[in-house]
Parts: sequence; C1' cells; structure tokens
RNA sequence: ACAGGCGUAGCUCAAUUGGUAGAGUAGUGGUCUCCAAAACCAUUGGUUGAGGGUUCGAGUCCUUCCGCCUGUG
Repeated sequence: ACAGGCGUAGCUCAAUUGGUAGAGUAGUGGUCUCCAAAACCAUUGGUUGAGGGUUCGAGUCCUUCCGCCUGUG
C1' cells in the first nucleotide's frame, strides 16, 4: 500500500429481511446473617467509534475518516 473482519452499558457480548436498544457480570439499595460471603429481590447505567447521505423510520443500507485484529506484497 492492497484485501477482509471488528468497534453497542465499567467489562464480556446479543439485537435473525431496516420498525420501542437488551442479557450476563459489575455498581447501588434491600431481604437473609452475630458480621461477612453466597443466594434472592429491586434498581442505576448507552450521543450504538466520529461525520455525512438514503429512508416515514438506521446499531443494521451507502460513503468519508479514526482505532484495533488478520492476511497478501
């Protein structure tokens, strides 16, 4: 340089033809316990890497850029 893949909650990842952004874990509060852990219940947390475009509607399609990984030379 070229080709391919990935980027979504603090972390690990879903979101199946474009149609209300979710789970686990973590955090916080509670139940339990002499105390703690474990378990259980409740709850907080997102500019979906950044910009632009298409569309009634974009995490999803198109495009430019940024970062990471793999391959080719």
A computed fold for a 73-nucleotide RNA from Bacteroidales bacterium Phil6, annotated as transfer RNA. Its Rfam family is "tRNA". By type it is a transfer RNA. About the family: Transfer RNA (tRNA) molecules are approximately 80 nucleotides in length. NCBI's taxonomy places the organism under Bacteria, Pseudomonadati, Bacteroidota, Bacteroidia, Bacteroidales.